[in-house]
RNA sequence: GUCCCUUUAGAGCAAUGGGUAGAGCGUUGGAUUUUUAAUCUAAAAGCCGUGGGUUCAAAUCCUACAUGGGAUG
Numbered sequence: 001g002u003c004c005c006u007u008u009a010g011a012g013c014a015a016u017g018g019g020u021a022g023a024g025c026g027u028u029g030g031a032u033u034u035u036u037a038a039u040c041u042a043a044a045a046g047c048c049g050u051g052g053g054u055u056c057a058a059a060u061c062c063u064a065c066a067u068g069g070g071a072u073g
Base pairs, nucleotide, nucleotide: 001072002071003070004069005068007066010025013022019056027043028042029041030040031039049065050064051063052062053061
């Protein structure tokens, strides 16, 4: 230089035939327990890396850039 992959909740990850974004873990409140832990239950937390485009509608398609990783010379 060329090519490929990754980027989503606090962290690790799902969701692709384009149609209101999710569970578990963790966190917080409550119940239970003599107490802690465990268990049950409820809640909060995401403008889906950034800009632009296509579309009635984009995490999802196109494009440029960025981030981390890989292949090749």
Molecule: transfer RNA
Organism: Trichonephila inaurata madagascariensis